About this RNA:
The prediction has a mean pLDDT of 81. This is a predicted structure of a 73-nucleotide RNA (transfer RNA) from Natrialba hulunbeirensis JCM 10989. The RNAcentral record of the sequence draws on ENA. The organism belongs to Natrialba hulunbeirensis, within Archaea. It matches the Rfam family "tRNA". Gene Ontology term of the family: triplet codon-amino acid adaptor activity.
[in-house]
RNA sequence: GGGCGUGUGGCCUAGCGGAGAGGGCAGGAGGUUCCUAACCUUCUGAUCGUGGGUUCAAAUCCCGCCACGCCCG
Numbered sequence: 001g002g003g004c005g006u007g008u009g010g011c012c013u014a015g016c017g018g019a020g021a022g023g024g025c026a027g028g029a030g031g032u033u034c035c036u037a038a039c040c041u042u043c044u045g046a047u048c049g050u051g052g053g054u055u056c057a058a059a060u061c062c063c064g065c066c067a068c069g070c071c072c073g
Stems, first nucleotide, its partner, number of pairs: 001072007010025004018056001027043005049065005
């Protein structure tokens, strides 16, 4: 330099054109308990890497760029 892939809350992960972006962990509050742990209830938190484009509508399609991984030279 070329090709392919990945990029979603603090962490892991689902989503494959139209639900308030879902779940788990973690964190806050409460319940339970003599106290912890476990368990139960509830709450907070995501400009979906970034900038454009297409569309009535984009995390989802297209293009550039960035980061990371693999392969080729």